[in-house]
This is a predicted structure of a 77-nucleotide RNA (transfer RNA) from a Paracoccaceae bacterium. It matches the Rfam family "tRNA". Rfam classes the family as a transfer RNA. About the family: Transfer RNA (tRNA) molecules are approximately 80 nucleotides in length.
RNA sequence: GGUCUGUUAGCUCAGCUGGAUAGAGUACUUGCCUCCGAAGCAAGGGGUCACAGGUUCGAAUCCUGUACAGACCGCCA
Numbered sequence: 001g002g003u004c005u006g007u008u009a010g011c012u013c014a015g016c017u018g019g020a021u022a023g024a025g026u027a028c029u030u031g032c033c034u035c036c037g038a039a040g041c042a043a044g045g046g047g048u049c050a051c052a053g054g055u056u057c058g059a060a061u062c063c064u065g066u067a068c069a070g071a072c073c074g075c076c077a
Stems, first nucleotide, its partner, number of pairs: 001073007010026004019057001028044005050066005
């Protein structure tokens, strides 16, 4: 340098063929429970879906560019 894959909640990850309000586990907060705590149970908060642009009535999803991460290939030595 080239090709491919990935980027979604604090963390690990789903999200099908584009469709209305984006989810799970865990973590966090509060309450219940307990002598207290852990565990358990219940409720709650938390997202510009990496960034910019485009297509579309409608985009996390399709297209282009950029950034970052990874894999493979190549070049120099």